[in-house]
Molecule: RNase P RNA; transfer RNA
Organism: Gammaproteobacteria bacterium
RNA sequence: GGAGUCGGCUAAACAGUCGCGCUAUCCGCAAGGAUAGGGAGGAAAGUCCGGGCUCCACAGGACAGGGUGCCAGGUAAUCCCUGGGGGGCGUGAGCCCACGGCCAGUGCAACAGAAAGUAUACCGCCUAAGCGCUUUCGGGCGCCGGUAAGGGUGAAAUGGUGCGGUAAGAGCGCACCGCGCCGGUGGUAACAUACGGCGGCACGGUAAACCCCACCCGGAGCAAGACCAAAUAGGGGAACAUGUGCUUGGCACACGAUGUGGUCCGCAUCGGUUCCCGGGUAGGUUGCUUGAGGUGUGCGGCGACGUACAUCCAGAUGAAUGACUGUUCUCGACAGAACCCGGCUUAUCGGCCGGCUCCCUUU
RNA sequence: GGGCCGUUAGCUCAGCUGGUAGAGCACUCGGCUUUUAACCGAAUUGUCGUGAGUUCGAAUCUCACACGGCCCACCA
Repeated sequence: GGAGUCGGCUAAACAGUCGCGCUAUCCGCAAGGAUAGGGAGGAAAGUCCGGGCUCCACAGGACAGGGUGCCAGGUAAUCCCUGGGGGGCGUGAGCCCACGGCCAGUGCAACAGAAAGUAUACCGCCUAAGCGCUUUCGGGCGCCGGUAAGGGUGAAAUGGUGCGGUAAGAGCGCACCGCGCCGGUGGUAACAUACGGCGGCACGGUAAACCCCACCCGGAGCAAGACCAAAUAGGGGAACAUGUGCUUGGCACACGAUGUGGUCCGCAUCGGUUCCCGGGUAGGUUGCUUGAGGUGUGCGGCGACGUACAUCCAGAUGAAUGACUGUUCUCGACAGAACCCGGCUUAUCGGCCGGCUCCCUUU
Repeated sequence: GGGCCGUUAGCUCAGCUGGUAGAGCACUCGGCUUUUAACCGAAUUGUCGUGAGUUCGAAUCUCACACGGCCCACCA
C1' cells in the first nucleotide's frame, strides 16, 4: 500500500422567527394567557419468541395438544445471550450448524437397477469337487454350482491399503488405518484419549416421518380491566332447565347453567342461564408511564451479566414532536411511539473509530 | 393497537399420511348446422406468492419475507 474479517459509535451541522401537544407554577369568574422544563428510533416495523401487568381459582390434578433438544452458565424469562465441546467451510483472522434417540417399535425409499434391507448373481470371473456328453487323450461343452475383487444402475449396494491365500475370490488369515464395546485417565459436564483389553467388523439412510426419552407450557389480551355519564322497545326467537331432607331464618345433598380454544375431575358463582336477531350510545376519567429503565464511573466475573454511586426521564386519543429564513458541507438512507420491557428477524444513503488476519513493497 | 386466515391454469377450487399437479368454466382447433348457440371430440395450459433450509426428492415439512382478506368497543 492492497484485500479481508469482527466489534462499537453516528444518522447533516449551526443560528434566528413562527407554530404543535404535555407537565409545573402564576394570572383570570371563564374562555384563555404568561414563564419555565422536557418532546420518536436503531430499528418506534414484522408480531416471530419470552416476561411484567389485568381479568377469569394469583391457575390446581389427569388426559389430549403444543414447544424446546450437545454441555455449563447468565437472566424476571426465552426458540435469547455468553463460554466451552463436536462437525463443516476458509491459507488465515473468522464464519456456519433444528447438534437427543432409527443396536424400543412401526413406516417410507418414485424411477432406474439382478438386488433397496435379517441383502442380491445382470454382465464379468472360475470350473477345484460331483454328474453327463465328446475327444486328435492335451482338453472341450453342458448341468449342478462357486464368487461381491472388476463393470453397470442408483441419492444410497455391507470399511480402506498391502501381503498371503484360492479354481476364481472373499476379514478367509495377517499388518497398518478406520469402526464398535468395556475399563482406566483428564474434565463440573458435553467430550477427549498414539492408555489397556476385547470384537473381524457394520450397527446402512430418513425422527423439519409416526414415535420414544428429558424438560417446559392454563386461557385471554390495555378494544385487558375499573369508574362515571347519556340514550333506548328491560322487545322478539331458539336451546336446556328445581327437586329432596331438616329445627322452615336458611343450610346440606343431588341436578342444571356459566366461569375467554378441547375432555374429565376439582373449585367459585347463580337458580335461571346461554346464544341469535333487534334497539341505544359512540362521551369522559382511570389503566398511562420512574421502569427487571437509560447513560457514565468504580468493583467482581474470561464473558453474558451482577453490584455501588452519580445523573437523566415523550405520553397523544383524529392522535403533538413541525414549518420558514440564513450560512456551511461529503447534499442527507430506512423510516414515526400508542400498556410496558428483554430478545430475534427484516429495511437502511453514507461517515467515523478500534481489534485481528493474509498478500506485496521498503527499511 | 391486538387476534386470526388465505395465496395452485385466464376465473372458481381440489390435491398437503413427501414420489414430479388435476376438475369445472373460459380460450384455440375440428365435427354437426344454411349460420349462430347448444352438443360431440381434441389440444394448449402452471417458476404451486418469493427466498432459504431438511430430504435422494418439497405444492405438501420447517423458517424468513411479500401481498390480500376477516374479527374486536360500551349500555340495557